This is a predicted complex of two RNAs, RNase P RNA and transfer RNA, with 379 nucleotides together.
It holds a member of the Rfam family "Bacterial RNase P class A".

[in-house]
RNA sequence: ACAGCAGGCCGGUCUGUCGCGUCAGCCGCAAGGCGAUGAGGAAAGUCCGGGCAACACAGAGCACCACACCGGUUAACGGCCGGCAGGCAGCGAUGUUUGGUCACCGCCAUAGAGACGAGUCUCGGUCAUCCGAGGGUGGAACGAGCAUACUGUGGGUUGCAAGCUCAUGUAAACCGACGUUUGAAGGCUGCUCGCUUGAGUCGGAGGGUAGAGCGCGAGAGAAAGGCGCAGUAAUGCGUGCUUCGAGAUUAAUGACAGGCACCCAAGAUGGGUACAGAACCCGGCUUAUAGGCCUCGCUGUUUUU
RNA sequence: GCUUCCUUAGCUCAGUCGGUUAGAGCAUCUGACUGUUAAUCAGGGGGUCCAAGGUUCAAGUCCUUGAGGGAGCG
Numbered sequence: 001a002c003a004g005c006a007g008g009c010c011g012g013u014c015u016g017u018c019g020c021g022u023c024a025g026c027c028g029c030a031a032g033g034c035g036a037u038g039a040g041g042a043a044a045g046u047c048c049g050g051g052c053a054a055c056a057c058a059g060a061g062c063a064c065c066a067c068a069c070c071g072g073u074u075a076a077c078g079g080c081c082g083g084c085a086g087g088c089a090g091c092g093a094u095g096u097u098u099g100g101u102c103a104c105c106g107c108c109a110u111a112g113a114g115a116c117g118a119g120u121c122u123c124g125g126u127c128a129u130c131c132g133a134g135g136g137u138g139g140a141a142c143g144a145g146c147a148u149a150c151u152g153u154g155g156g157u158u159g160c161a162a163g164c165u166c167a168u169g170u171a172a173a174c175c176g177a178c179g180u181u182u183g184a185a186g187g188c189u190g191c192u193c194g195c196u197u198g199a200g201u202c203g204g205a206g207g208g209u210a211g212a213g214c215g216c217g218a219g220a221g222a223a224a225g226g227c228g229c230a231g232u233a234a235u236g237c238g239u240g241c242u243u244c245g246a247g248a249u250u251a252a253u254g255a256c257a258g259g260c261a262c263c264c265a266a267g268a269u270g271g272g273u274a275c276a277g278a279a280c281c282c283g284g285c286u287u288a289u290a291g292g293c294c295u296c297g298c299u300g301u302u303u304u305u
Numbered sequence: 306g307c308u309u310c311c312u313u314a315g316c317u318c319a320g321u322c323g324g325u326u327a328g329a330g331c332a333u334c335u336g337a338c339u340g341u342u343a344a345u346c347a348g349g350g351g352g353u354c355c356a357a358g359g360u361u362c363a364a365g366u367c368c369u370u371g372a373g374g375g376a377g378c379g
Stems, first nucleotide, its partner, number of pairs: 001301005006295005012260007020038004025034003040275001044286002047284005052159004059193004064155005069083005084099006100150002106146002121134005163214004174204005185197003221244001223243003226239005261273004306378007315331004324362001333349005355371005
């Protein structure tokens, strides 16, 4: 210098005009005006885990589900970090994938005498029982492998359409079944038990209502960054440090014009700037993504010293 | 928003706890029967099992990720 590997980051910007959502603000009786603020690294898929809420502040057993080399980390995880062994790809840096156990209960198509019950062909030893070696089939041949079996660990169920409150309206009426301590029915569980409420419950036919607020984001948080310390790292601890401020419900976050930056093509003109759009909130994973940048990290090749 | 199910031939569906060459009906093609057509009979063709990876001796079936479609919940 070229080609790669690994890790990380950015992902247009400025001005003007018009328009939209929200309100800890100001003015106004009100209508409204002013001001402030207004998408992401994935807001996505909903694949995992947690917060939160309701149900006995959730209890026992069985069933079911998930995970599984070793150690660490965390609120938690199937995530992340470090290490070990085997397979595959690469010259290499490196990437990718697999990894509890087989005592019990079971499975192993076709082929093969035989897939665990027994027992075949040839040779040798042997009176015989039986033993040893070889051939052949197959992924695997007496050794083993696998999960539905076992062991360990974890999981109560349902999800913000959870759930709480207010308002409006009606039919405490009618018919049938079951039931009131011999306990119907409910308390969200796949089943059983246990606990608890306890006089209504279920069905039919009919009548009525179908609006609003909270949950929901300014006293937010397992917050992010910086710095110091511990640790190989993930991460943890500390801090007179810095930064936070969307909150809609048919759903706002946009449109136009001009300049700048970058890219493509090039005579000027011109064209383009990805993936994509919050819906209770976080930690991960996965998938989509034009283009660009960083490390002076690691590997290979060539040249020079 | 949350939960959950499905995808196999042109169409509608089977496919067991993974096993030999993935089947059925309708449709389509060829032949027979008939004066001709239909019906009937005989025979044939047609499959990226939604896609891509993985586990396994072996995958439609098991696992992961993605795509498309459907249903339920105040």